[in-house]
Context: one part of a larger RNA
RNA sequence: GGACGAACGCUGGCGGCACGCUUAAUACAUGCAAGUCGAACGCUCUCGACCUUCGGGUCAUAUGGGAGAGUGGCGAACGGGUGAGUAACACGUGAGAAACCUGCCCCGAAGAUCGGGAUAGCCCGGGGAAACCCGGAUUAAUACCGAAUACCCUCGGAGCGGCCGCAUGGUCGGUUGAGGAAAUGCUCCGGUGCUUUGGGAGGGUCUCGCGGCCUAUCAGCUAGUUGGUGGGGUAAUGGCCUACCAAGGCAUCGACGGGUAGCUGGUCUGAGAGGACGAUCAGCCACACUGGGACUGAGACACGGCCCAGACUCCUACGGGAGGCAGCAGUGGGGAAUCUUGCGCAAUGGGCGAAAGCCUGACGCAGCAACGCCGCGUGGGGGAUGAAGGCUUUCGGGUUGUAAACCCCUUUCAGCAGGGACGAACGUGACGGUACCUGCAGAAGAAGCCCCGGCCAACUACGUGCCAGCAGCCGCGGUAACACGUAGGGGGCAAGCGUUGUCC
Numbered sequence: 001g002g003a004c005g006a007a008c009g010c011u012g013g014c015g016g017c018a019c020g021c022u023u024a025a026u027a028c029a030u031g032c033a034a035g036u037c038g039a040a041c042g043c044u045c046u047c048g049a050c051c052u053u054c055g056g057g058u059c060a061u062a063u064g065g066g067a068g069a070g071u072g073g074c075g076a077a078c079g080g081g082u083g084a085g086u087a088a089c090a091c092g093u094g095a096g097a098a099a100c101c102u103g104c105c106c107c108g109a110a111g112a113u114c115g116g117g118a119u120a121g122c123c124c125g126g127g128g129a130a131a132c133c134c135g136g137a138u139u140a141a142u143a144c145c146g147a148a149u150a151c152c153c154u155c156g157g158a159g160c161g162g163c164c165g166c167a168u169g170g171u172c173g174g175u176u177g178a179g180g181a182a183a184u185g186c187u188c189c190g191g192u193g194c195u196u197u198g199g200g201a202g203g204g205u206c207u208c209g210c211g212g213c214c215u216a217u218c219a220g221c222u223a224g225u226u227g228g229u230g231g232g233g234u235a236a237u238g239g240c241c242u243a244c245c246a247a248g249g250c251a252u253c254g255a256c257g258g259g260u261a262g263c264u265g266g267u268c269u270g271a272g273a274g275g276a277c278g279a280u281c282a283g284c285c286a287c288a289c290u291g292g293g294a295c296u297g298a299g300a301c302a303c304g305g306c307c308c309a310g311a312c313u314c315c316u317a318c319g320g321g322a323g324g325c326a327g328c329a330g331u332g333g334g335g336a337a338u339c340u341u342g343c344g345c346a347a348u349g350g351g352c353g354a355a356a357g358c359c360u361g362a363c364g365c366a367g368c369a370a371c372g373c374c375g376c377g378u379g380g381g382g383g384a385u386g387a388a389g390g391c392u393u394u395c396g397g398g399u400u401g402u403a404a405a406c407c408c409c410u411u412u413c414a415g416c417a418g419g420g421a422c423g424a425a426c427g428u429g430a431c432g433g434u435a436c437c438u439g440c441a442g443a444a445g446a447a448g449c450c451c452c453g454g455c456c457a458a459c460u461a462c463g464u465g466c467c468a469g470c471a472g473c474c475g476c477g478g479u480a481a482c483a484c485g486u487a488g489g490g491g492g493c494a495a496g497c498g499u500u501g502u503c504c
Stems, first nucleotide, its partner, number of pairs: 001504004006500005013376005020368001021334001026332003030329003035074003040071002043068005048059004081287003091211007100204003105200007113147004123136005152180005158175001160173005185192002213259003220250003225247008262284004266277004289310005312323004340366001342365003348362001349360004379409004389400004413445001415440005423431001448493005453474003459488005469476002
């Protein structure tokens, strides 16, 4: 000198764009953040007009509309948060999988036959303070089950042939045996769904080479350890697990241990080499009160799912239950320090649905904070008797100073009034009567902070008297202090200016 997610002191006009718990991965009141589908299914309730003796009756709409819980499907594994852990194939980069998986989507092939028994809900009964639970009867399906069929797929046996590969081998065509489907559902008749299978796209899983912290005041480490065989497990390779066998494996090119740390694209600095960092944005990883576990599913070992244990909080009729903001706001606490319990689904994107649409604290906006960057303004021209006042003086003057007054002019921004968007493809705009345009009034509403001994730009007076104080270094102050305090003047930057911290 530059930089900052900054903080502190003094000060503070406007706008645009960014950005805002770096500390306690501390504890959380309250509201919201994941639902949707009646074009899969059964059921309950409700909705019109007229007459009425209030019991009901008639009529057409109507295979109708709406609401509710339940069965079923898809989603809930995305999106959003955080950085605790992790020195590791976690990440980056480059390869490999002839050892693998893939719902929805796209392209192709083939098919969808015949049957069955339940169950939630509703109703009845019972238990419990509650959370909720139990029994009986009854009912539907694109829920569940059995059988058939197999272009096809999987597995096995025996031998055969063609082609290919870096090894285990791969691939294609025959023969043979075994096993494996489905919802001819729904429909507004246009479609949309179901099953098996081949391919694709996108996504995921595994393996390896190389790369990126400190420490030797850590020198030896290792028993599933290293390898093999058989078996198990997985989508799949593999000590991943297990039984047996062998005795290996790693290490001064730093094993093992300890400390620290999410990694990267990047950011800051620097002429570069390099150094430091990893906020916001983007990619990957890990985590979801702490520890462990599996279930469902195409996908989880699952933030707003389940079970167990623990700590904590709450309810209780003491028998037993409920909970998890590192989602968005917000509260306490910690701290030098970090925001609104806002508006909207109008846009973009996501889930469900045929659609209308519903949901969406993702997102789009608004609010708060000079926290940062950028832009603008606080007026312009004239004006000497160099006014008054202040300060100073050698008492002549000098300086503040064209500065002010005064004259002429302008109106950015802010203010008031009128009009008023783009963003939206038919309808649909939270932002927003916002941006922007036009008009009006009036210099009117808008300047501070630090410094002035040298480094370093800017000097005098008074007060103080090694005191009070200053200070980044050198150093100032003990009676004329350009260094302390105040004033006048000056210098620098400017809606900021200084200080502190950290990095280069």
Overview:
The part of an RNA shown here (small-subunit ribosomal RNA, 5' domain) has 504 nucleotides and comes from an uncultured prokaryote. The RNAcentral record of the full RNA draws on ENA. The prediction has a mean pLDDT of 85. Its Rfam family is "Bacterial small subunit ribosomal RNA". For this family Rfam cites "The comparative RNA web (CRW) site: an online database of comparative sequence and structure information for ribosomal, intron, and other RNAs" (Cannone et al., BMC Bioinformatics, 2002).